[in-house]
Notes: A computed fold for a 183-nucleotide RNA from Oceanobacillus salinisoli, annotated as glycine-GGAnGA riboswitch aptamer. Its mean pLDDT, the model's own confidence on a scale to 100, is 80.
RNA sequence: GCGGUUGAAUAUUGUGAGAGAGACUAAUAUUUGUUUAGCACCGAAGGAGCAAGUAUCCAUAAAGUUGGAUAUCAAUCUCUCAGGUAAAAGGAUCACAAUAGGACGCACCUCUGGAGAGCGCGUACAUACAGCAAAGCAAUACGCCACCAAAGGAGUUAAACUCUCAGGUAAAAGGACAGAGAA
Repeated sequence: GCGGUUGAAUAUUGUGAGAGAGACUAAUAUUUGUUUAGCACCGAAGGAGCAAGUAUCCAUAAAGUUGGAUAUCAAUCUCUCAGGUAAAAGGAUCACAAUAGGACGCACCUCUGGAGAGCGCGUACAUACAGCAAAGCAAUACGCCACCAAAGGAGUUAAACUCUCAGGUAAAAGGACAGAGAA
């Protein structure tokens, strides 16, 4: 700043949308499914892990800094126990409607965590400023292919689904989302 008693957060029900990965091999049963064993994979039921923060203790500092240990601590991140790998079912999440509920919720700001995909090829700029691990690489401009999907945009009245205009493909930066905090 915006929305909210013309009903916030939250919970339940119904309808619809909703990704990924072997219809794998062997044996038994008998011909669907299921069971046992074996490798190969996926992450979005559920489960587990931790960052900042907070609390306590120790050391240091000196009127309150810094470091360490323990506890607590979230996610679409991480692990892959469980679950899954044709269809069906399930499915984080999203929209609409209804019921319960009865006062908050969202955005901005600060700190912290936060995935994916070629340091691709050619030309130019000059090895000038700025970046790096300093031979050079990278960045920038134009052109060419290949890919990603988590700023923004579009399908859509919603999305984590789809598209890939913009953006991106070593690090840095950015980053949907998530936790904490300030006013």
The sequence was found by an Rfam model in a public genome assembly. The model forms 100% of the base pairs in the Rfam consensus. Its Rfam family is "glycine-GGAnGA riboswitch aptamer". For this family Rfam cites "Bioinformatic analysis of riboswitch structures uncovers variant classes with altered ligand specificity" (Weinberg et al., Proc Natl Acad Sci U S A, 2017). About the family: glycine-GGAnGA riboswitch is a variant of glycine riboswitch that have in common a U69A change. This riboswitch is associate with genes that encode either saccharopine dehydrogenase or amino acid transporters and other genes with not predicted function.